Overview
Small-subunit ribosomal RNA from an uncultured prokaryote, 1484 nucleotides, folded computationally. It matches the Rfam family "Bacterial small subunit ribosomal RNA".
[in-house]
RNA sequence: AGAGUUUGAUCCUGGCUCAGGAUGAACGCUAGCGGCAGGCUUAACACAUGCAAGUCGAGGGGUAACAGGGAAGCUUGCUUCCGCUGACGACCGGCGCACGGGUGCGUAACGCGUAUGCAACCUACCUUUUACAGGAGGAUAGCCCGAAGAAAUUCGGAUUAAUACUCCAUACUAUUGUUUUUUCGCAUGAUUAGACAAUAAAAGUUCCGGCGGUAAGAGAUGGGCAUGCGUGACAUUAGCUAGUUGGUGAGUUAAACGGCUUACCAAGACUUCGAUGUCUAGGGGUUCUGAGAGGAUUGUCCCCCACACUGGUACUGAGACACGGACCAGACUCCUACGGGAGGCAGCAGUGAGGAAUAUUGGUCAAUGGUCGAAAGACUGAACCAGCCAUGCCGCGUGCAGGAUGACGGCGCUAUGCGUUGUAAACUGCUUUUCUACAGGAAGAAACCUACUUAAGUGUAAGUAGCUGCCGGUACUGUAGGAAUAAGCACCGGCUAACUCCGUGCCAGCAGCCGCGGUAAUACGGAGGGUGAGAGACUUAUCCGGAUUUCAUUGGGUUUAAAGGGUGCGCAGGCGGGCUUGUAAGUCAGUGGUGAAAUUCUGCCGCUUAACGGUAGAACUGCCUUUGAUACUGUUAUUCUUGAGUUCAGAUGAGGUGGGCGGAAUGUGACAUGUAGCGGUGAAAUGCAUAGAUAUGAUACAGAACACCGAUAGCGAAGGCAGCUCACUAAACUAUAACUGACGCUCAGGCACGAAAGCGUGGGGAGCGAACAGGAUUAGAUACCCUGGUAGUCCACGCCGUAAACGAUGAUCACUCGCUGUUGGCGAUAAACAGUCAGCGGCCAAGCGAAAGUAAUAAGUGAUCCACCUGGGGAGUACGAUCGCAAGGUUGAAACACAAAGGAAUUGACGGGGGCCCGCACAUGCGGUGGAGCAUGUGGUUUAAUUCGAUCAUACGCGAGGAACCUUACCUGGGCUUAAAUGUUUAAUGACCGGCUGGGAAACCAGUCUUCUCUUCGGAGCAUUUUACAAGGUGCUGCAUGGUUGUCGUCAGCUCGUGCCGUGAGGUGUCGGGUUAAGUCCCAUAACGAGCGCAACCCCUAUUCUUAGUUGCCAUCAGAUAAUGCUGGGGACUCUAAGGAAACUGCCUACGCAAGUAGUGAGGAAGGUGGGGAUGACGUCAAAUCAGCACGGCCCUUAUGUCCAGGGCUACACACGUGCUACAAUGGUCGGUACAGAGGGUCGCUACCUGGUGACAGGAUGCUAAUCUCAAAAACCGAUCUCAGUUCGGAUCGAAGUCUGCAACUCGACUUCGUGAAGCUGGAUUCGCUAGUAAUCGCAUAUCAGCAAUGGUGCGGUGAAUACGUUCCCGGGCCUUGUACACACCGCCCGUCAAGCCAUGGAAGCUGGGGGUACCUGAAGUCUGUGACCGCAAGGAGCGGCCUAGGGUAAAACUAGUGACUGGGGCUAAGUCGUAACAAGGUA
Repeated sequence: AGAGUUUGAUCCUGGCUCAGGAUGAACGCUAGCGGCAGGCUUAACACAUGCAAGUCGAGGGGUAACAGGGAAGCUUGCUUCCGCUGACGACCGGCGCACGGGUGCGUAACGCGUAUGCAACCUACCUUUUACAGGAGGAUAGCCCGAAGAAAUUCGGAUUAAUACUCCAUACUAUUGUUUUUUCGCAUGAUUAGACAAUAAAAGUUCCGGCGGUAAGAGAUGGGCAUGCGUGACAUUAGCUAGUUGGUGAGUUAAACGGCUUACCAAGACUUCGAUGUCUAGGGGUUCUGAGAGGAUUGUCCCCCACACUGGUACUGAGACACGGACCAGACUCCUACGGGAGGCAGCAGUGAGGAAUAUUGGUCAAUGGUCGAAAGACUGAACCAGCCAUGCCGCGUGCAGGAUGACGGCGCUAUGCGUUGUAAACUGCUUUUCUACAGGAAGAAACCUACUUAAGUGUAAGUAGCUGCCGGUACUGUAGGAAUAAGCACCGGCUAACUCCGUGCCAGCAGCCGCGGUAAUACGGAGGGUGAGAGACUUAUCCGGAUUUCAUUGGGUUUAAAGGGUGCGCAGGCGGGCUUGUAAGUCAGUGGUGAAAUUCUGCCGCUUAACGGUAGAACUGCCUUUGAUACUGUUAUUCUUGAGUUCAGAUGAGGUGGGCGGAAUGUGACAUGUAGCGGUGAAAUGCAUAGAUAUGAUACAGAACACCGAUAGCGAAGGCAGCUCACUAAACUAUAACUGACGCUCAGGCACGAAAGCGUGGGGAGCGAACAGGAUUAGAUACCCUGGUAGUCCACGCCGUAAACGAUGAUCACUCGCUGUUGGCGAUAAACAGUCAGCGGCCAAGCGAAAGUAAUAAGUGAUCCACCUGGGGAGUACGAUCGCAAGGUUGAAACACAAAGGAAUUGACGGGGGCCCGCACAUGCGGUGGAGCAUGUGGUUUAAUUCGAUCAUACGCGAGGAACCUUACCUGGGCUUAAAUGUUUAAUGACCGGCUGGGAAACCAGUCUUCUCUUCGGAGCAUUUUACAAGGUGCUGCAUGGUUGUCGUCAGCUCGUGCCGUGAGGUGUCGGGUUAAGUCCCAUAACGAGCGCAACCCCUAUUCUUAGUUGCCAUCAGAUAAUGCUGGGGACUCUAAGGAAACUGCCUACGCAAGUAGUGAGGAAGGUGGGGAUGACGUCAAAUCAGCACGGCCCUUAUGUCCAGGGCUACACACGUGCUACAAUGGUCGGUACAGAGGGUCGCUACCUGGUGACAGGAUGCUAAUCUCAAAAACCGAUCUCAGUUCGGAUCGAAGUCUGCAACUCGACUUCGUGAAGCUGGAUUCGCUAGUAAUCGCAUAUCAGCAAUGGUGCGGUGAAUACGUUCCCGGGCCUUGUACACACCGCCCGUCAAGCCAUGGAAGCUGGGGGUACCUGAAGUCUGUGACCGCAAGGAGCGGCCUAGGGUAAAACUAGUGACUGGGGCUAAGUCGUAACAAGGUA
C1' cells in the first nucleotide's frame, strides 16, 4: 500500500466481498512446562448451608459458662459454697455499624466531565488555642417472683447502678433582639470595637503524670448547594406548562439558598439554536482501531452516581431516609399446635435455573489496611495466598553434528527404469534446558510487645537483645542418570504462500466474493506431496480499518451515471464595497491555576530474559484567570461613490388585462342549375343519395381559429404570448447629466403565479374529438385504417397544483484566446467601421470532463447563499399527518430478496434503416421436377435380424467404384479359449501338409495310411506341438483428438511491423473520388511499407514453326491385287510427341489528370481473364467421420473375442428425394448408306467360319496392342403407320431357354414366344442452363465370377433461344445509421392467469403492556390540633385533621401480539395466453 466482482473488450460511476488489528469470548480438533494477568457479557431469576461487624470490665449493675484460689461435706476424688482472682454469656452505657465489599435496575439528569462560586452552609473521631467542670434528684434494664403462648415473644409485681436521664447554679464566649462604630465589598451585605436584655454547660476514673467530659475559636478531612460549557436517537413527536413563571407575606428545613410549602397578587415561563413526547442508555479516566481527524467502547483497576426482594415512610445519629437497622403495604418462600410467626447472597464460597459460555461450600490474619480498646488483644470472605480453566500476553522445550547403497515402505511417471518422501530413518558421536531421584534451601520481618541501657523520669524518645511466616520445604542451588518425558492444526482454483493421483458424475457435496461438480474436477471425498503460523491452529460472533462510500472539516458530488426545487417575491438566518476613529467580543502572544492516580511515550532500574513491576521525566492537544498586541472579522461613530436605486430624454417588442372591428375557410338553413352516383381505402364496406345527394351559383346564420409576412426573429420570472384597432398597465435597453449614499446578494418556513387533462355552477357548441356504435383487417383485434359520435375543446367565476414544468445545466458577483451572423440603441454625413452597451445564435483555443462534449449565455478560474444525492428492486408503495368536492397531491419508510443496476464510448452481429455494387439472384428464354409405371436411396412400420453411419441449405443413385455364399459388422443354432494371424523365447519331436474311413449342416471330432532337407557330423534350416511374453474387439465417446472432408465461397477479403491519434477498448493504414472480375489499378491522404488471399507461374485446348518419322500418313515415283499404304520408297500433308513462337489495351480514334473505358477499328488462328481445369486466405458451423486409418480414456476377456451352417441387410399399408421410360407424327416400325473421340484387353479382347429366331455355343486366327480386337447412335435415303390408349407405351404375368458361379428358392443378368397395366404433357410449387452452353444422340470405363448400372466417372456427334434491365425474391461485398443483441434476431424481453414458498399492508374483533387523567378508599409515618387519662416535670397514651404508597371504578390515548377474509410485493430449469419495449421493433 491494495485486490476480486457488471462488459465480447474499454473507461467511468457505484454497490458487494477479501487481505490487517482487537476481544471478559464461545464451538469442534489437539496439548510438555513455567511466569504474569483474567474468569456469569444471559435471569436486578430463586436461594439450602457456613462465614462476611464488632469491640470496650481502664463506664456500670453483676456472675450463666471456663480456669485458678479458698472454705465445707464426706464415699480421697467427687459434690456443694464463696465474685476472691483471671476472665466473662445475657443486660445498661460508649464508640463503630453511613467505611470496606457487591451490582448497573433506574436515570438523557447539574447524573457525569470540566471550570468557577457559597457574602447561603455543615463536619464525630484528629491537630491546635482559650475557658470551665459547683450542687441536687427521680427512674430503668438486668437479677428475683408470677402469668400468657406451640413458638416468636409479651405482660404484671418487687428491687437496683452508671461516663444513662432530669433540675438548679456559673457564662470570657455563643445565639437572638435593639442600638453605636471601624474597614471593605459584585447587590443582598461582610467585618472590627462596644452597650443593654433574654436563653443555654459538664462525668467520672486514677498508681495524681494523665485519660475522659463541657463551651468556644482556628485548622485539617469529608460532605451539601448553586452556576457557565460539554454530554444519545426519532419532527411519520410542534406546541407545552397551573405551583406552572414572577412578586409580597408567612412557614419549614434547629446545616443552608430556594415554589421547598402555604395565602394573596400578576400572567407569565419554555420552544425550530428543537420545548413536550416516545425509545435507548449509568457517566468519566480509559480501551480498541485509525497516518491523522475521527469511529466504536466503558469487562478487570481508579473516581463519581444510583440501587439493596418491589413500593412507601420516617427514627437514631456528626453523617442514612441506612445491603447483613425499624415500621407499613405487596409478591414469593419457609415454620405452625391454624390461634399466629419468620425471611431477603446485586458480600465470600456454594446450589438450582437460564445460557454457546465463566472457577473452591480452600488457608491465614504472617504482611497491608479498617473498627473497638490505655494496652495485650479481639474481629475482619477487606486483604494476602493457594486450588480450577491454553481465556489472554510473555518465555522455554520436544534435541545437535555426522551419516547415500540416496535402504525398506508409500506415492507419482514418458514405467527393463526414473523421480519424490529424503540426511529423513537405521547407525556413530555429542549435549542435558526440561524430566526423574537424592541433598541443601531463601527474601518477604520490621514494628507493636517483653527485658535491659541512656537522657534526673513506671511517661516520652533513642538504642541493644528477644518474640512472630498462610504461602512452603515453595522459589532457587548442587549431584547422578539417560535422547531419555513432550506436535498437533488449518489450508493448497483466483484474491492468497502451497499440485498431483484415485473415487464420484449438476449426484454426494463445497463456497468469504467470483464461482466449482452433467466421465479425464489442482475447487467435492480420500491419498501422497507441499505451504502457513506453531502448544497451539482453525471457525463463528462483535468493533475499528481498508471505505476519500450516508456528518467527504481534513476529504465527494448534482447536462447524460443517484442528485437543481416548475417559477418568482420575501421575514428569520447566512454572507456582504472604499477611507478614517474608538473598543477589544472573536483572533494572536505571554503569565498563573487546574487538567487525581493508574494508563500511553521516553530514560534508568528490579525479577536469568520477556510479559510484569519500580522510579523519574515528558505528555494529557482541555478549561479558567490575568497582562499585552490590534492586521483581519465583529461592534461604535464620521464620511465617500464605484455596488444598488431615483429623476429627465429617446426608442423597442405575438409582455399582460378589457372592449370594438375584419376577411378566408368550414358547417348548416332556404333557393336555383343539374343527374346518378358521392364518399372512403392498400383493397373494401359501413355511411349519404331518385323523398334529387355529390358538384356549381348567389344568399342567410353560427362558432372557433387567425394563411402569406414568419425568421438558429422578438417579449415575458416561469407556465406562456401571433388578424387589425382603442383604452388601461408592467418591463428590460440606450445616452447624458443630476440626486440618495451600501439602501446589497441569497433565502429554510411563508405567500403568489403556474401547460394540458380533470372537477363545480352557468352559458356556448362550427370544426375536431376520449368514451361509445358500426364497417374493415386479423387466428383473435376490446387496436392501428374507415363512417359516425358524447363528454371535452370555447366564455365567465371558483377549484386542482401536477408535466421529458428540459438548456434534463439554481440564483448573484468578478476574471479568462479568437472568428462570424443577427435584434434594439448610441457614436458618425455615411451604403464604409479592428468602435461601444444590452440581448439572441454558430464555429473554435486554453482549460475542464469518464467520454460524448462544453468553451464570456462555461460544464473554465474564484466568492456567497439555497435546494438535492449516497447500489438496483420492494416504492414514490404502506402506515401516519396534512391539503383537496373528488380525482388525487405533498411528506415518506421497513421487512424481504439480488450482486449487480447504470453512464459514455469501442468492435462485431442484426434491422419489415439508408446509399453503392455483384451473382442464372430476379427478369427474358430453353428444357425439366411435382401427375403415371418402373429403378434406386431415405423415413416409417414390420421382424429373430431387417447391422451401422449420414438428417435444412451442406443427409436421402450418400459411405457402397458391384449384399446369392464370401463381403457382414446383424439374427438363430453348433464349436474353440494364449486363442484366427505374426514375432521373440524355452523344451520336445521329425515331421507338417496331405490321402482314406466314420459321425456331422459345416466348422470340427475320432481313427488310419504315408512321411523332412543340407552338413565340414559340431550343427544349421524348415515344420508341428509346447513354455513364457506381447492378444483380440466394426464395443462407447467425432462433445477428449490427429488426419481428411463439406459449406459460406473462387466470395474479395483477412492481417502484421513501424509511425501517428485516443486515458483505454481501439482507430488509422483497409477510409474518400474514380476504375476493375478482383483490397485490380490510379489520384488524394498521418501514414509508410509488408504478408496470406486476387492475378500470374502449372496442365489441356485453339494457330504456326523446328526436330523426329513407327505400329501412324501417302502428295509425287515404282510394283502388286478383284480390292485395300498391300509392297519398295517418301517426310510433303494429316497425325503422333518433345521444344519454341504468338496476345501485351502493343497500334489507331474518342473520352479521361491518371488508372482505364468505348469502337462491327486495323492487324491476327485467337482481343481485352481467348475457352476449360488444377489451385479454396483469416476463419465460421463443438458441421461430418473412433465403421478407411491412427490415437487418449472407459468397457468385454470360456466373450462385446474367434470359427462354421442357415437366414437377414432384397420385408411393405404408406410418405419423401434422385433418376429412367413414356404419353407419340420434329414420332414409331422395317430396309439401306455414313461419320467420332477417349478408353479396355492374355485366367483377357477376339476377327473369320459353322450351328441356333436369339441370348449363346463349337471351332479358329491375330494381339502383351498408334500394328489385332471390343466398335457407334442420332443423322441421311427410301417404305409403312395417319391421331387411335394406336404398329404409341412398355409395366405385370405365363411358358421355354442361355450364361456366370460349389450353389441363382428366398435373391442374378440376358434371350425367345405370348400377355399388353398406368399413362393423352401433369395443382400449388420448384430445379438447371448465357455457347460449342442448354437440349438431344450414342460410345468407353472403374468395381466385377456374374449382376440388379436407368447410378458414377469420362468421351465425342448434332446443336439452339434469350438477357429490356436491377423495381422486387434469395445470397454476398463495401460505406453509413440505430440498438436494451454479444450463445450475437432461431437474440433480447413485458404483463395477466395457474402452482409452490417467503416476508409484509388492511381487517369484524380478541389478548396483553407501560404511562397519564378523573373519582372513591386509604396503611405506616412526619407535621398539626386537642389532650378530662398517665407523669413532680420533661413529656406521653388516646382522639381528630392534611398529605401519601397501595387498592378499586370509569372513559380516552399510545404501543405490541394475534385474527376468518383480503391487497399488492418478492422468489422459483423446462406451465398457459398473447407479443408491449429494444432496429423506423414492424402504429417512432